[in-house]
Context: one part of a larger RNA
Molecule: large-subunit ribosomal RNA, domain VI
Organism: Philodulcilactobacillus myokoensis
RNA sequence: CGCAGGAAAUUUGAGAGGAUCUAUCCUUAGUACGAGAGGACCGGGAUGGACAUACCGCUGGUGUAUCAGUUGUGCCGCCAGGCGCACUGCUGAGUAGCUAUGUAUGGAUAAGAUAAACGCUGAAAGCAUCUAAGUGUGAAACUUACCUCAAGAUGAGAUUUCCCAUUUCUUCGUAAAGUAAGAUCCCUGAAAGAUGAUCAGGUAGAUAGGCUAGAAGUGGCAGUGCAGUGAUGCAUGAAGCGGACUAGUACUAAUCGAUCGAGGA
Numbered sequence: 001c002g003c004a005g006g007a008a009a010u011u012u013g014a015g016a017g018g019a020u021c022u023a024u025c026c027u028u029a030g031u032a033c034g035a036g037a038g039g040a041c042c043g044g045g046a047u048g049g050a051c052a053u054a055c056c057g058c059u060g061g062u063g064u065a066u067c068a069g070u071u072g073u074g075c076c077g078c079c080a081g082g083c084g085c086a087c088u089g090c091u092g093a094g095u096a097g098c099u100a101u102g103u104a105u106g107g108a109u110a111a112g113a114u115a116a117a118c119g120c121u122g123a124a125a126g127c128a129u130c131u132a133a134g135u136g137u138g139a140a141a142c143u144u145a146c147c148u149c150a151a152g153a154u155g156a157g158a159u160u161u162c163c164c165a166u167u168u169c170u171u172c173g174u175a176a177a178g179u180a181a182g183a184u185c186c187c188u189g190a191a192a193g194a195u196g197a198u199c200a201g202g203u204a205g206a207u208a209g210g211c212u213a214g215a216a217g218u219g220g221c222a223g224u225g226c227a228g229u230g231a232u233g234c235a236u237g238a239a240g241c242g243g244a245c246u247a248g249u250a251c252u253a254a255u256c257g258a259u260c261g262a263g264g265a
Stems, first nucleotide, its partner, number of pairs: 001152001005163007015149004021049007033038001051106005059100004066093005071086006110144003117137004164264001166177003182260004186202005207253003210249005217241002223236005
């Protein structure tokens, strides 16, 4: 921009894409078959491999704004307690998020028309012949069935709901204006993200930050007291701290505003 009014939702599915894998074991059955050696079709069940998709409850990884320990050095006047720098100084753990080696699921089943092949009936050609007329069986391939996208499918589909029949100009074809439903700009953001977009919100508000209360985590703060010559240990005390997690709370910021948007050939 189109889909002959303007919007917001919900959909149909023409069409397109994806997937389609496979092994071993048990049973049928040591049966059919075979002199024996050996050893099935068909059918039923179990467990895997690779691959694909999703997710983070479990097992782990990462986790440079979390916690602790510790070395050297500088600083906070000194002690104590801290902070900076040294690859995140080094080391031990680790929340959210992201993840695989972790977990879950999947390739099931059925139908149709067929290929090779095997047939039935059957003439040309009194026989024979699956084929010439006619009519069957038959594969991981094909069309469906399963999953995803999908009406720019210009053949532009369908359903539901909302908004209305206002002014001005006119060459009567229209054009323009302020609006309606609605949307955007702008702002706060994340389950989204390069930017757009998408999604959650904008005071009639829990969108983000802060604060409060928790949680995961770390692992026993500081101060004080006691014991010890001291290093240190014990008690106060499952202490203190605690990025992303959970909830509550308008304290801060989403203020005030602006723009677009039909009149139905």